The RNA shown here (transfer RNA) has 73 nucleotides and comes from a Solirubrobacteraceae bacterium. The same sequence occurs in records of 2 taxa. NCBI's taxonomy places the organism under Bacteria, Bacillati, Actinomycetota, Solirubrobacterales, Solirubrobacteraceae. Rfam family: tRNA. By type it is a transfer RNA.

RNA sequence: GCCGACGUAGCUCAGUUGGUAGAGCGCGUCCAUGGUAAGGACGAGGUCAAGGGUUCGAGCCCCUUCGUCGGCU
Numbered sequence: 001g002c003c004g005a006c007g008u009a010g011c012u013c014a015g016u017u018g019g020u021a022g023a024g025c026g027c028g029u030c031c032a033u034g035g036u037a038a039g040g041a042c043g044a045g046g047u048c049a050a051g052g053g054u055u056c057g058a059g060c061c062c063c064u065u066c067g068u069c070g071g072c073u
Stems, first nucleotide, its partner, number of pairs: 001072007010025004019056001027043005049065005
């Protein structure tokens, strides 16, 4: 230099034939216990890597950039 995959909550990841974002773990409050762990209920937490485009509507489609990983030279 060229090619490919990936980037979504603090972490690990779902979300596919475009319709307004979820799970597990973790975190907070409460219940419960003599107390702790386990358990139960509720809750907080996201400019979906960045910018632009298409569309009535984009996490999803297109372009560019950045980052991580892999391959080729």